[in-house]
Formats: sequence, structure tokens, C1' cells
RNA sequence: GCAGUCUGCCGGUCUGUCGCUCAAUGUGGUCAUUGAGAGGAAAGUCCGGGCAACACAGAGCACCAUAUUUCCUAACGGGAAGCUGUCUGCGAGGGCAGAGUAACGUAACAGAAAAAAACCGCUCCCCUACGGGGGGAGUAAGGGUGAAAAGGCGAGGUAAAAGCUCACCGGGUAUUAUAGCGAUAUGGUACGCCGUACGUCUUAUGGGUUGCGAGAUCGUGUAUACCGGCGCAUGUAGGGUUGCUCGCCCGAUGCCGGGGGGUAGAUCGCUGGAUUUUACCGGCGACGGUAAAACAAGAUAAAUGACAGACGCUUGCGAGUAAUCGUGAGUACAGAACCCGGCUUACAGGCAGACUGCUUUA
Repeated sequence: GCAGUCUGCCGGUCUGUCGCUCAAUGUGGUCAUUGAGAGGAAAGUCCGGGCAACACAGAGCACCAUAUUUCCUAACGGGAAGCUGUCUGCGAGGGCAGAGUAACGUAACAGAAAAAAACCGCUCCCCUACGGGGGGAGUAAGGGUGAAAAGGCGAGGUAAAAGCUCACCGGGUAUUAUAGCGAUAUGGUACGCCGUACGUCUUAUGGGUUGCGAGAUCGUGUAUACCGGCGCAUGUAGGGUUGCUCGCCCGAUGCCGGGGGGUAGAUCGCUGGAUUUUACCGGCGACGGUAAAACAAGAUAAAUGACAGACGCUUGCGAGUAAUCGUGAGUACAGAACCCGGCUUACAGGCAGACUGCUUUA
């Protein structure tokens, strides 16, 4: 210098004109002045909390989620630092998985066989028409099929073979020593115990429901439950009592007054909080503690904008030894809606730190 990895951050600035929301002040006012006015993800609404309403004796089943260790945290299915296995990159690194295995199930195609395997081959025996033809038994060394074939390899052994036996290597189970808080690691001893994957299943832990259109307060007009008065009615329609009729009881529809609930709407909830910044201290780290300072949107059909110009940044082309100049293009993703902590996804361009590979010079 080029190409990368990991971590953390930034992500436009200024001026003019016209507008929008909120607050304060002034004002007769729908006006004026001053001040404030989106994000790192405000997004997806996936996970966890706060808050609110409703529900809730206790226990069991079902359903859903999660599942290595220690730590962090209000909490989490999140994060930090580790452990084991596996895949990937030359490398810095990165991805995925991680309770239990008692019982049960499945493993397409191919293949004899997918779990107590005999197709070819090998060995022995028998038959024979004598053709290495046929049959039986043994055998997992060799071949072939497959994603996967009964631990690997050598020796012994055998008719031929085989953990059948033994040495070494790999794994498992039981036990034990050391190191570590722990997952685990490294050894010792015993047992020849030895296929893999997925699922069902089992165990442990957690989960009440709905989300700020939650929810609380006030509440015009119209209609109206209910109450009182007047009116109507020779107590009519209708209703109750009853199987039916009578009887008995209640009794509208109008006007006036009172009046509960609810609708439109208004106010609160609403932004000062597990808050932010800085310094110091503790910790490998996530994070925690102490002190000081700061207050930074609150709309409701939804304000935070539009236009013009200048600058900055990136980049192409041209000029120049160079500094630089001219000119063209680009300047992202996105838009609060109760509030926090995470995760995931999108993002022009740029910065910092640590590290890796290649190359150049000394």
C1' cells in the first nucleotide's frame, strides 16, 4: 500500500421566503412575540417488564414456550465470559447444535440384508450323470449397494473366519485422583461393553386474559328507565291472577317539572424515568456503585414541512510537477402515537481501536 475480520460510533451544516404543533407572555380576537419540536433503527410487533381493567380457594390433566456452565439484569426465550461436538475460512474469525435415553417407531431408492445381515466370494462336508454341476453347514477377512453396513489396525488363532484372544489406537459404562465456583479437562483402575440419524416419549422450569381505542372524571342536544303534578277515560286499548268465563288488581298513548344511565365531545392517563451525560471507583466482560449536572416532542386524522441558494462529503471526466482548479453525478434507510430493556430486519457515505493475509522498502 491492497484485501479482510471483530468491536464501538457518526450518519449532514448554514441562510432566505412561506407554513404546522405545543408551551409561556401580551391581547377584544381565529392575532402577535419568544422558546421548544423524530430515530439508530421511531420499523417488524418477535420476546421480557412497568402500568391499567377484569378474573382468580386448592389440586390434577391438556396446550404453548424453553432446555450446556457460571455470571449480568426489574425481567427475558436477551446479553457477557466460558465448556463440548461439528461445519467452514490460508488466517484474524464465523455458523450450527448441546436436559434424559427406560420404552417404542421410522430409515425412500439401491442392496441379499437397515439390525441378532450370507448376493458374489472363502472353507469344510455330502451327492454326482464328472460339467469347478447340485445340496448342506460355517464364515462379516475381500467384492458389490448405499447418506449410513455391525469400531480401526497388526499379531495370534482357525478348515476358512470372527474382540474369538492379545498389544496399540478411538469410543462407551462404572469408579477414582488432580485442576477448575462450574460445564469440563488430564490421568489411573475395572468391564471386549462397541453402528448412525430422526421422531414419539419422559423429565425440569415458566406461562390467567386483554392492551393506553387499557382505564378514570365531566358530559350539550334528541330519545328515554323511573318519580311527582295536571289532563284523558262513566277505567278505553293492553297487562296480571286463571285451563276458560266472571270477579279483583294494575293501567297507557297528551302537557309540565324532576331525574339515573349512555352517545357526540372535553379533560386526565401523557411523559421526570429500571432517564441522559460527564468524572471517579469495582469487574476480563455484560454490568454495578458514588458524585455532579441536565430535562431534551407529546400530536389525535394525527404537527415536526415545502421551495430556492450556498457549503460540506463521496465519486467520474478534464487541466496542472504539485498544492489545487473547472465541470457532471450522487448524498441512504426511514417518520414518534403509553413508557422502558432486548432481538430481528433496512441503511448512501464516513470515523476510531484491536487483529489477520499478501506485497513493498529498510

Predicted 3D model of a 362-nucleotide RNA (Bacterial RNase P class A) from a Tannerellaceae bacterium. The gene name in the source record is rnpB. Of the family's consensus pairs, 94% are formed in the model. The sequence is in RNAcentral, with records from ENA. Model confidence (mean pLDDT): 77 of 100. Its Rfam family is "Bacterial RNase P class A". By type it is a ribozyme.